[in-house]
RNA sequence: AGAGUUUGAUCCUGGCUCAGAGUGAACGCUGGCGGCGUGGAUUAGGCAUGCAAGUCGAGCGAUCCUUUCGGGGAUAGCGGCAAACGGGUGAGUAACACGUGAACAAUUUUCCUUUAAGACAGGCAUAGCAUCGAGAAAUCGGUGAUAAUUCCUGAUAGUCCCAUAGAAUCGCAUGGUUUUAUGGGUAAAGGUGGGGCUCUUCGGACCUGCCGCUUAGAGAUGAGUUCGCGUACUAUCAGCUUGUUGGUGAGGUAAUGGCUCACCAAGGCUAUGACGGUUAGCUGGUCUGAGAGGACGGUCAGCCACACUGGGACUGAGACACUGCCCAGACUCCUACGGGAGGCUGCAGUCGAGAAUCUUUCUCAAUGGACGAAAGUCUGAAGAUGCGACGCCGCGUGCAGGAUGAAUGCCUUCGGGUUGUAAACUGCUUUUGUUAGGGGAGAAACCUACGUGAUUAAUACUUGCGUAGCUGACGGUACCUAACGAAUAAGCCACGGCUAACUCCGUGCCAGCAGCCGCGGUAAUACGGAGGUGGCAAGCGUUACUCGGAAUUAUUGGGUGUAAAGGGCAGGUAGGCGGUCUAUUAAGUGAGGGGUGAAAUCUUACGACUCAAUCGUAAAAUUGCCUUUCAAACUGGCAGACUUGAGGAUGGUAGAGGGAAAUGGAAUUCUCGGUGUAAGGGUGAAAUCUGUAGAGAUCGAGAAGAACACCAACGGCGAAGGCAAUUUCCUGGCCCAUUCCUGACGCUGAACUGCGAAAGCUAGGGGAGCGAACAGAAUUAGAUACUCUGGUAGUCCUAGCUGUAAACGAUGAGUACUAGGUGUUGGGACUUCGGUUUCAGUGCCGCAGCUAACGCAUUAAGUACUCCACCUGGGGACUACGGUCGCAAGGCUAAAACUCAAAGGAAUUGACGGGGACCCGCACAAGCGGUGGAACAUGUGGUUUAAUUCGAUGCUACGCGAAGCACCUCACCAAGGUUUGACAUCUAGACAGUAGUGAACUGAAAGGGAAUCGAGCCGUCAAGUCGGCAAUCUAGACAGGUGCUGCAUGGCUGUCGUCAGCUCGUGUCGUGAGAUGUUGGGUUAAGUCCCGCAACGAGCGCAACCAUUGCCCUAUGUUGCCACUCUAUCUUCGGAUAGAAGCACUCUUAGGGGACUGCCUGGGAUAACCAGGAGGAAGGUGGAGAUGACGUCAAGUCAGUACGGCCCUUAUGCCUUGGGCUACACACGUGUUACAAUGGCGGAUACAAAGGGUUGCCAACCCGCGAGGGGGAGCUAAUCUCAAAAAGUCCGCCCCAGUUCGGAUCGGAGUCUGCAAUUCGACUCCGUGAAGCCGGAAUCGCUAGUAAUGGAAGAUCAGCACGCUUCCGUGAAUACGUUCCCGGGUCUUGUACACACCGCCCGUCAAGCGAUGGGAGUUGGGAGCACCCGAAGUCCUGUGUAGGCAGGCCGAAGGUGAGACUGAUGACUGGCGCUAAGUCGAAACAAGGUA
Repeated sequence: AGAGUUUGAUCCUGGCUCAGAGUGAACGCUGGCGGCGUGGAUUAGGCAUGCAAGUCGAGCGAUCCUUUCGGGGAUAGCGGCAAACGGGUGAGUAACACGUGAACAAUUUUCCUUUAAGACAGGCAUAGCAUCGAGAAAUCGGUGAUAAUUCCUGAUAGUCCCAUAGAAUCGCAUGGUUUUAUGGGUAAAGGUGGGGCUCUUCGGACCUGCCGCUUAGAGAUGAGUUCGCGUACUAUCAGCUUGUUGGUGAGGUAAUGGCUCACCAAGGCUAUGACGGUUAGCUGGUCUGAGAGGACGGUCAGCCACACUGGGACUGAGACACUGCCCAGACUCCUACGGGAGGCUGCAGUCGAGAAUCUUUCUCAAUGGACGAAAGUCUGAAGAUGCGACGCCGCGUGCAGGAUGAAUGCCUUCGGGUUGUAAACUGCUUUUGUUAGGGGAGAAACCUACGUGAUUAAUACUUGCGUAGCUGACGGUACCUAACGAAUAAGCCACGGCUAACUCCGUGCCAGCAGCCGCGGUAAUACGGAGGUGGCAAGCGUUACUCGGAAUUAUUGGGUGUAAAGGGCAGGUAGGCGGUCUAUUAAGUGAGGGGUGAAAUCUUACGACUCAAUCGUAAAAUUGCCUUUCAAACUGGCAGACUUGAGGAUGGUAGAGGGAAAUGGAAUUCUCGGUGUAAGGGUGAAAUCUGUAGAGAUCGAGAAGAACACCAACGGCGAAGGCAAUUUCCUGGCCCAUUCCUGACGCUGAACUGCGAAAGCUAGGGGAGCGAACAGAAUUAGAUACUCUGGUAGUCCUAGCUGUAAACGAUGAGUACUAGGUGUUGGGACUUCGGUUUCAGUGCCGCAGCUAACGCAUUAAGUACUCCACCUGGGGACUACGGUCGCAAGGCUAAAACUCAAAGGAAUUGACGGGGACCCGCACAAGCGGUGGAACAUGUGGUUUAAUUCGAUGCUACGCGAAGCACCUCACCAAGGUUUGACAUCUAGACAGUAGUGAACUGAAAGGGAAUCGAGCCGUCAAGUCGGCAAUCUAGACAGGUGCUGCAUGGCUGUCGUCAGCUCGUGUCGUGAGAUGUUGGGUUAAGUCCCGCAACGAGCGCAACCAUUGCCCUAUGUUGCCACUCUAUCUUCGGAUAGAAGCACUCUUAGGGGACUGCCUGGGAUAACCAGGAGGAAGGUGGAGAUGACGUCAAGUCAGUACGGCCCUUAUGCCUUGGGCUACACACGUGUUACAAUGGCGGAUACAAAGGGUUGCCAACCCGCGAGGGGGAGCUAAUCUCAAAAAGUCCGCCCCAGUUCGGAUCGGAGUCUGCAAUUCGACUCCGUGAAGCCGGAAUCGCUAGUAAUGGAAGAUCAGCACGCUUCCGUGAAUACGUUCCCGGGUCUUGUACACACCGCCCGUCAAGCGAUGGGAGUUGGGAGCACCCGAAGUCCUGUGUAGGCAGGCCGAAGGUGAGACUGAUGACUGGCGCUAAGUCGAAACAAGGUA
C1' cells in the first nucleotide's frame, strides 16, 4: 500500500467481497511446562447450606467459672461507637445523572488536628433479674426490686443563638465582615494508672498522667445545593404546560427555591427542535485509524443509581439505610390453621434458561477497615490457593555427524524422481522431567525486656530514641546443586484466482464445496481420500461482533448535462454571506502569565523479576475549561463619510409580454335555391358509409363555431408555464443614451405566499372541425390495435378546483475573471459610406482549461467566492402505513421485511436490422432443358425383424463412406466350437518317429481323429553324438477388440469461397479497449493499379510462375504418314491392292516462338484505366485445370490408418455353417426409360477421341435366331485386339391410336461367371404388354464448343452399372437491366445483441416457497386521564398527666370507566420477491416491423 467481481474487450460510476488489527468470547480438532492477568456478557430469574459487622468489662449492674486470694476469665442485658464504610450489580435514568469549569454573600460535617473556656448541685426511671400468665411457634403481657458515660431538673456562661438601636469597612446584586450598647435564651459524665506533703467518715478528698465529656472559633475531610458548556436516534412526534411561569405572605429544610400552601397576575417553553416515542448508567479510558474520526464503556479507578416489587418514615453527624423498622403485593417455607418466618444484584455453591463463564478452599502473615487505653477481637475487604490454552509473554519437544541417497509410501515419460540427512547408525548435551539435598525475600511495627531523654513534686504513669526478643496462609515455595536418561512432550489449517503452497486415485450437475468470483454433467491442481508442499505453532481453524481498507456521508476529503442527484418558476421571512475610507471597541482572533485538567492508562528514559509479559520511579502528554495582561491587521459591534454595487430621474427605441372590448377575410360543415346525372368516398386492396327521396361536382344566398395561411426568420417578448389576424383602451418588464439624485439601500433564501402546459373535476353556456370511450367495416390464427366509416365526453367561453409533465439546456440563483472568428436582433457613437466600434440579447465554429468519454468552451460543464436545493448499489418503491391538501381522480411527505451481485454511463470491435449508399455472383430477369405426376433403379426416413451391422442428417446427409452386399467382404442375428489364442515379441521348461504331410471314420462346417510318408540350418564330432537356432507343446508376460469417447486428439476432408480479404513491424493519435495504415477520389475479376492522405514499409492471400488446349518454327521418323516418283497385280479405266523409295503433309515426342494494352484514335486528372480499331491462329486473365489466406461451423471421420483415456479378457477376442445388410401399408432425395412423327421400325451407308489388355484382350473361320459356344492367328501393344462408334445421311413402312409409342410385370426356354445364382447375379430368345398422352403447389441446372442431345472407354470386378470418372460427335437460345428473392464484399447508421436475431426480452395466467400491507375481530403491554376505596407514615387539629386516643389532608397497592399509543394473532384479501426446461401472446431493443 491494495486486490477480486458488471464487459467480447475498455474507461468511468457504483455496490458487494477479501487481505489487517482487536475481543470478558463460543464451537471443532489437538494439547508438554512456567510466569502474569482474566472468567455469569443470557433470567435485575428462583435459591438449600455455611460464612460475609462487630467491638468495648478501662461506662453499668448482674450471673457464672477459676485462683497462688493479689487477681484472672466468660457475657445475656443496659450504655457508647461502628453498622450510611468496605463488597455486589447496571434494572431504572436522556437527567445538573455524568464530564468539565465556576458559585454558595443560601449550607452542614461524627471521628481527627488546633485555639479558648468549662465540667457545679440534685432527681425520676428502666432492661437484665425474680415471679405470674398467654401462645404450637415467633414472641408478648402483668407485678416487684435495681445500675450507669441512660434519662430529667436546676446553676454558671462567652467572641454561641435571638431581638432592638448604632458605627466603620467591603462587595458583581441580594448583601457580607468587623464592632458597640441593651434585653432574652441554651451546656456537661465520668473512667482508669500512680502518688510525696496535708485532711479523712478510711470509701476518699487532694495532686498528677492518660482516656472520655460540654460550649465556641479555626482547619482538614466528607456531604448538600446552584449555574455556563458538553452529552444517542427519531419531525411518519409540532405544538407543550395549571404548581404550570412570576409575585406577596406563611410553612418546611442544614440550606436557596412552587419544595409545600393561601391569595394575586397570566404567564413560561418551542424549528438553536419544546412535548412525545425508542434506546442507554456516565467518565478516566479501551479497540481501531496516518490523522480527523468511528465503535465500545468488561477487568482497574472516579461519580451516580439500585438492593424481592411498590410506598413510608424512624434513629443518626451522615440513610429515607443490601445482610435495620412499618405497610401493601407476588413468591417460598413453618404451623396445633389461630398465626408466623424469609429476601445471595456479598463470598463460595445450587437449579433454571443459555453457544457460554470457576473452589460450598487457606489465612488474617502482609495491606486496609471497625471497636478498644491496650493486648486483642472481627473482617468471603484483602492476601493466597484451586479450576478453565480464555488472553499475553517465555521455554521445551533435542544437538552434531551420517548417501548403498536403505526400506516404505507416492508419482512416473519406466529412465527415474520425491519423501530425504529425514531415518537407521555414531558421538554429545540435559533446559524440561523424576529422585535427593541445600535455600532467600515478603518482617516491620504493635508488644515484652533493658538502656537513655521529655513530662511531673515524683526514679509512678505516659511518651521519643537505641539494643535484644516474638509473629509466614502461600510453603514439600522461588532459586541453587547432584544423580538418571533422548529419555516425558506436535498439532491444526490451507494448497483455482484474490493468496504462500500440485500431483494421483475415487466420484460423474451425483455426493459435495463456497468469503467473493465460482467449481462438479468421465481425464476435477476447486468435491472425498492419499502422497507431497505452504503457513502458523501449544496451538490452529470456524463463527459472532468492532474499527480499518471505505475519499462508500467526503471538516481534513465526494458529487449533481448523459452514471444516483438542480426544487416547474418567481416573490420573500428567519438565517447565511456582503463594496471603499476614517475613528473607536475588543466579542471572534493572536501572544504571554496563573488555576485546573485525580490516580491508573498511552509515550519516552531509567530500573526490578535470568529475558519477556508484568511491575516500579521520573519526565512528557492530557490537544480541554476558567481566569488575567497585552496587540488591533482581519471578521464582528458602534460612529462618521464616499460612489464604483443597487435604486431613482430625464430623453428615446423594439417587442406573438399580460388583461378587456370591438372588427375582419379565407377555409370547413350545415341549410335553402339553381344547373346536372350516377356515382361518390375510402384503401395496400376492400368494405362499412353517402347517393335515383337526386348525392358527389358546380353556381348563388344564408347560418354557425373554431383557428388565424402568406409575412415567418436557430427572429422577438416573458420568471417559468407560455405568447401569433386587425384595431382601441388599461397595464408589467427589459434595453440604449445623459451622468442629475439617494448613499450599500445588496446577493441568496428553509418556512411561507403566488403563478403554473395538457388531461381531469364542479356549475352554466357553446359545439363548425377534430375526436378518448363506443359502434361498424377491414386486416389477422386471433386483432378488445395499427387502416377505414361514423361518433359521445372533451377541445371553445365564464366562474372555481386540481398542481402535475422528458414542467428539458435533462445544466439552481448571483458576482468577478479567462484567445478569437463568423452570423443575427434592439439601441448609441464614429465614418473615407466600404465599414469600424460600444452596450444589451440570440445562434454557429473554435483556443487554453475542464471532462470517464461524449462534449462544454465569455450564454462554461473553465478559474474562484456566496447562498439554497438535492444524491449515496439495483429491485421491493414516484409503494405500504401515518400525516396533510383535494369534491373526486389523486397530489405532497415517505419507510421496512425480503431479494440480487450486480444495476448503470460513455466510448470500442464485431454481429445483426422487415436502416442507408455502392458493388459482385446463373442471385433475379431473358432463355433452353429438367425435377415435382408414371414405371423401374438407387439412397434415406419410417415400419418390420432373431438380425434387417455402423456411420453421414438444412444449405455443406440422402447413386454419400460403398471404384461394384450370393459365400468371402461382415462389423449384425441364430447355432456349433475354441482359450497364450487366427497374428507379434520375450522368458522358463519339454522336444526324433519331433515339425510337417495327412488316407479311412465322424460332423452342416469349423473341428475331432488317426493309418501313411517324414525333415531343415549353424557349430562340434569317430557317431543323428552333443550344443544352439527354427518349428511344435506346456506355463507366464502378453496378444486381440469394426467395443466407447471425433466434445481428449493427430492427419485428412467439407463449407463460407477462388469470396478479396486477413494481418504485422515501426511511427503517430487515444487514459484505454482500439484507431491509423486497410478510409477517401477514380479503376479493376481482384486490398488490381493510380492519385491523395500521419503514415512508411512488409507478410499470408489476388495475379504470375506449373501442366493442358488453340497458331507457327526447329528437331525426330517406327509400329505413324503416303503428296510426288518407280515396280508388280487387278480393273467397271475413275481407280484399288502390294512392294520400293521418301519424311512433304497428318501425326507422335521434345525444344523454341507467340499476346505485352506493344501500336493507333477517343475518353480520363497529363495517371491508373476504359471504349473502339489495326494487325494477328489467338486481344485485353485467350479457354479450361491444379493451386483454397486469417479464420468459422466443439462441421465430418476413433468403422481407412495413427493415437490419449476408459472398457472386455473361457469374451465385447478367434474359427465355422446358415441367415441378414436385398424385408415393405408408407414418405422423401437422386437417377433411368418414357409418354412419341424433330418420332418408332426395317434396310443401306459415313465420320471419332480417349483408354484397357498375358490368371488378359482375343482376329479370321465354323455352329447357334440370340446370349453364347468351338477355334486358335496376332499382341507385354502408335504394330495385335477390345472395336460396332451412335446420333447423322439415303431409301421404305407406320398416320396420331394407349398405337408398329412405352416397355414394367408375369409365364416358358436358355447362356455365362462362380465351390455355390433358392433367399439374392447379369444376359438371350419366345410369349405377356402395366402405368404413362408432358405432369399441382413448388423447385433445379446452364452464358459457348456451354446447355441440350448422341454414343465410346475406364476404375471397381470371378460375375454383376440406369451410378461414378473420362472421351469424342452434333450443337443452340438469351442476358433490357439490377427494382425485387438468395448469397457475398466495402463504407456508413442504430442497437438493451456478444452463445452475437435460431439474439435479447415483457406482461397475464398456472405451480411451489418466502417476507409483507389491509382485514370482521381476538388477545397482550407500557403510559396517561376521571372516579371509587384507601395501608403504613409524616404533618395538622382536638383531647388526655402520660402511654396514647379520635378526626383530617396527602397517600402505595387495588377496583371501575372511557379513550389514545404499541405488539402478537386472524377467516379472507392485495400486490411483491424468488424458483433450468409450464400456458397465452409478442410490448421493448434495428425504422423492432404502427419510431